Transfer RNA from Eubacteriaceae bacterium UBA7485, 73 nucleotides, folded computationally.

């Protein structure tokens, strides 16, 4: 330098054919306990890497760009 893949909650990852963004763990509160843990209930937490474009509508399609990984040179 070229090609391919990845980037979504604090962490690990889903998200089908474009149609209201989710799970597990973690966190907070409450209940349970003499207390802790476990367990149960409720809740908070996201400009979907960034910018632009297509569309009535984009996490998803297109372009550019940033970061990471692999292969080739």
């Nucleotide at each position: 330098g070229a090609u391919u893949c990845c980037g979504u909650a604090g962490c690990u990852c889903a998200g089908c054919u474009g149609g209201u963004a989710g799970a597990g763990c973690g966190c907070u509160a409450c209940g349970u306990u003499g207390a802790c843990a476990u367990c149960g209930u409720a809740g908070a937490g996201g400009u979907c890497g960034u910018u632009g474009g297509u569309u009535c509508a984009a996490g998803c399609c297109c372009a550019a760009u940033c970061g990471g990984a692999a292969u080739c040179a």

The coordinates come from a structure-prediction model, not an experiment, and the mean pLDDT is 80. Lineage of the source: Bacteria > Bacillati > Bacillota > Eubacteriales > Eubacteriaceae.